[in-house]
């Protein structure tokens, strides 16, 4: 240069084939329990699904561009 793959919550990562309510665990906050801390148990919150445009009634998903990690190839 070129190919393949990756980017979703504070962190690890499903979900994507097949468009139709964004999840889970874990970390923080708050309640319970405790004398107290921790473990547990509960609640609740946490998102430009990398960016940007396109297609639709509707986009994390499908088309283009383009940024940044890997990995190969020359």
């Nucleotide at each position: 240069a070129g190919u393949g793959g990756g980017a979703u919550a504070g962190c690890u990562c499903a979900g994507u084939c097949c468009g139709g309510c964004a999840g889970a665990g874990c970390a923080a906050a708050c309640g319970g329990c405790u004398c107290a801390u921790a473990a547990c148990c509960g609640u609740a919150a946490g998102g430009u699904c990398g960016c940007a445009g396109g297609u639709u009634c509707g986009a994390u998903u499908c088309c283009u561009g383009u940024u940044c990690c890997c990995a190969c190839u020359a």
A computed fold for a 74-nucleotide RNA from Saccharimonadales bacterium (SeqCode), annotated as transfer RNA. RNAcentral records the identical sequence in 2 taxa. Its mean pLDDT, the model's own confidence on a scale to 100, is 82. It matches the Rfam family "tRNA". Rfam classes the family as a transfer RNA.